[in-house]
RNA sequence: GCCUGGGUAGUUCAGUGGCAGAACGCAGACUUGGUAAGUCUGAAGUCGAGAGUCCGAUUCUCUCCCCAGGCU
Numbered sequence: 001g002c003c004u005g006g007g008u009a010g011u012u013c014a015g016u017g018g019c020a021g022a023a024c025g026c027a028g029a030c031u032u033g034g035u036a037a038g039u040c041u042g043a044a045g046u047c048g049a050g051a052g053u054c055c056g057a058u059u060c061u062c063u064c065c066c067c068a069g070g071c072u
Stems, first nucleotide, its partner, number of pairs: 001071007010024004018055001026042005048064005
């Protein structure tokens, strides 16, 4: 330099045009003599950045940045 895959909550990941989700973690309540476990509730996201297409973009297209792998 070229090719492929990926970037979404604190972490690991779903979501492939129409309200952004799960698990773990975190906070609160219940429970306990107390803790752990359990149950319930809640907070936490400019969906890597910018532009384009579209009535509408996390999703499609282009450029760039970052990560991993491959080729030379």

The RNA shown here (transfer RNA) has 72 nucleotides and comes from a Candidatus Amesiibacteriota bacterium. The organism belongs to Candidatus Amesiibacteriota, within Bacteria. Its Rfam family is "tRNA". It is annotated as a transfer RNA. RNAcentral holds the sequence, with entries from ENA. Its mean pLDDT, the model's own confidence on a scale to 100, is 84.